[in-house]
This record gives sequence, C1' cells and structure tokens, in this order.
RNA sequence: UCUUAUCCAGAGGGGUGGAGGGACCGGCCCGACGAAACCCCAGCAACCGCGAAGUGUGCUGCGCCGACGAAACUGCCCAUGGCAAACGCCCGGCAGCGACCACGCCAGCCCGUUGCAGCGGUGCUAAUUCCGGCAGUGUUGCCCUGGAAGAUGAGA
Repeated sequence: UCUUAUCCAGAGGGGUGGAGGGACCGGCCCGACGAAACCCCAGCAACCGCGAAGUGUGCUGCGCCGACGAAACUGCCCAUGGCAAACGCCCGGCAGCGACCACGCCAGCCCGUUGCAGCGGUGCUAAUUCCGGCAGUGUUGCCCUGGAAGAUGAGA
C1' cells in the first nucleotide's frame, strides 16, 4: 500500500507525569475531583495460533460380522444316458457343510471441517467509531438507510 471481516454490547485501579484529549473539519463532550504519554497489576473479548471433544472422505489391518450367490467336500438316490470284464465311475437330483464376497462394525494413520475450558499473539477498557461531514426515502426540525473516512484483526 492492497484485499477482507467487524465496529448500538463488554471491560478499572495504582505510580510517574504535568495540559491536554476525544483521527481530521464542524459540533458537542472529557480533563487540576488531574489530560496525553510511559510503567505495574487487573479486566473485556473481535481476529489469529495451540487445543478437549465431535464430524467427513480416503488408506491400512491378512480385525469382527456375513445378506444374496456359491467353488470344494460329505451322505443318500440314480429312471434314462455314457464308460467299464467287474468293484464302480462320470453326468444328473436331493440334503448337509460351506472357502470366497457386498453392506455394516472395530482399531489405527493421513488430510479436511467445527472447536469447550485454558494458554499465547495483537487489540481494547467515557459518550453507537460521541454525532454530523457525501447520497437517498420520508420530510424541510429531524428520523431511517447506504456510503466516505477512521479504528482493530487476518492475509498478501
């Protein structure tokens, strides 16, 4: 410098210091019942980091379960057909058993996502960013809405 999010809520004391401060302009406020600034303690909570826990995809395990189907094996039957000198065998049927496998589950790992408490990095601790400053609606007081500018965080 650019981009982006938020900005009507929230949060105080002490010391040093001495006259200013609320970005700028116009208002209106705060301030010797001590301003700015610096230091100490405390607090608030917007962003960022870490983070309990949850969650998604993927991978690993020779993990668990195992629908449907089903190789192999066992038993029985065997009309008909085939082989055989024969015992029987092949084909076939029924029953049992069932390797294997989808889905699901468990554990672990990587990546992503949400992220309690708490800690850390900034930040902040009068008034809506105190109000307005440009534009618009309603109006000619002023209200509301959106910008501009500013502040803080994060990223570049």
SAM riboswitch aptamer (S box leader) from a soil metagenome, 156 nucleotides, folded computationally. It matches the Rfam family "SAM riboswitch aptamer (S box leader)". Rfam describes the family as follows. The SAM riboswitch is found upstream of a number of genes which code for proteins involved in methionine or cysteine biosynthesis in Gram-positive bacteria.